[in-house]
RNA sequence: CUCAUCGAGAGGGACUGAGGGAACGGCCCAGUGAAGUCCCGGCAACCGACCACGAGCCUCCGCCGCCCGGCAUGAACCGCCGGAAGACGGACGUGGGUGAGGUGCUAAUUCCGGCCCGGCGCGAGAUCCGCGCCCGGGGAAGAUGAG
Numbered sequence: 001c002u003c004a005u006c007g008a009g010a011g012g013g014a015c016u017g018a019g020g021g022a023a024c025g026g027c028c029c030a031g032u033g034a035a036g037u038c039c040c041g042g043c044a045a046c047c048g049a050c051c052a053c054g055a056g057c058c059u060c061c062g063c064c065g066c067c068c069g070g071c072a073u074g075a076a077c078c079g080c081c082g083g084a085a086g087a088c089g090g091a092c093g094u095g096g097g098u099g100a101g102g103u104g105c106u107a108a109u110u111c112c113g114g115c116c117c118g119g120c121g122c123g124a125g126a127u128c129c130g131c132g133c134c135c136g137g138g139g140a141a142g143a144u145g146a147g
Base pairs, nucleotide, nucleotide: 001147002146003145004144005143006142011040012039013038014037015036019029020028021027024113025112026111041106042105043104046102047101050096051095052094053093054092059091060090061089062088064086067083068082069081070080071079110141115138116137117136118135119133120132121131122130123129
């Protein structure tokens, strides 16, 4: 930098001792012990491994080969050309289950929001404007994986 996902899921102990939730604004968590380190669990299924499938080629590549016809031959084998029907392997794709491998995660939707569009409500409020909404869509930023 590109692509995919981000409303589900899953915590105990030891050491230590004041912060943490990326930043900002909120709102939360925290001496009934934050962050960090270590140990043992767990969750999930991105990658990997496994299984199945993908018009004899209209996914791609490799490779083997039965049958039929023609050429060739004295006749055949071999060979060449054409047709027709297939086995195997790899890549890739799709689906599936698995969790011994590589990561990741294990308060709150990525905790919520900001920028744009729309919906609803409130304000004398039709228009405009302002505010609000655990209402919807998009964007930005971020996280994780794969490349």
This is a predicted structure of a 147-nucleotide RNA (SAM riboswitch aptamer (S box leader)) from uncultured Nocardioides sp. Model confidence (mean pLDDT): 79 of 100. The source organism's lineage runs through Bacteria, Actinomycetota, Propionibacteriales, Nocardioidaceae and Nocardioides. The sequence is in RNAcentral, with records from MGnify. Its Rfam family is "SAM riboswitch aptamer (S box leader)". On this family, see Grundy and Henkin, Mol Microbiol 1998: "The S box regulon: a new global transcription termination control system for methionine and cysteine biosynthesis genes in gram-positive bacteria". The model forms 91% of the base pairs in the Rfam consensus.